[in-house]
RNA sequence: UUUAUAAUUAUAGCGCCCGGUCUAAGCUUUAACGGUUGACUUAAGCUUAGGUGACGAGGAAAAAAGUUAUCGAAUAUUCGGCGGAUGCUUUUUCGGAAGUUAAGAGUUUCGUUAAGUAACAUACAAAUAAAACAAAAUUGUUACUAUCUCUUUAU
Numbered sequence: 001u002u003u004a005u006a007a008u009u010a011u012a013g014c015g016c017c018c019g020g021u022c023u024a025a026g027c028u029u030u031a032a033c034g035g036u037u038g039a040c041u042u043a044a045g046c047u048u049a050g051g052u053g054a055c056g057a058g059g060a061a062a063a064a065a066g067u068u069a070u071c072g073a074a075u076a077u078u079c080g081g082c083g084g085a086u087g088c089u090u091u092u093u094c095g096g097a098a099g100u101u102a103a104g105a106g107u108u109u110c111g112u113u114a115a116g117u118a119a120c121a122u123a124c125a126a127a128u129a130a131a132a133c134a135a136a137a138u139u140g141u142u143a144c145u146a147u148c149u150c151u152u153u154a155u
Stems, first nucleotide, its partner, number of pairs: 014083004019079001020052010055072003061093007094111005102152005115145007
């Protein structure tokens, strides 16, 4: 230094790189000049090597399938490609809520912060080192809509 095995830690704007792009070295060609030689220089191409290739916030009931997976910031190639992912939709299971105690079945709606919609107010980041500045908000307030069907039981 390389390979294999084992253990531990970290990671979803997470990981990787053949396109593109940047830098360095070398090689080839090329613009200008009346001619020759050489050097410098302009521009283009090729080879090799190295870089760039997402800045944080936020996010998991379980299983399966499908799918271009939330929010802003920025000097905006953060382009492009491959893989992955806690999102979203459907079905099923489990669980919470649905106006007197408790329970069962169904229906609706959500997912452990466990009804829906809307408005208003408000908080916190990082991008080399100092300082600063977001939005979505599971933060707060108000209003509207819904607050069900059947059976048993207690008062």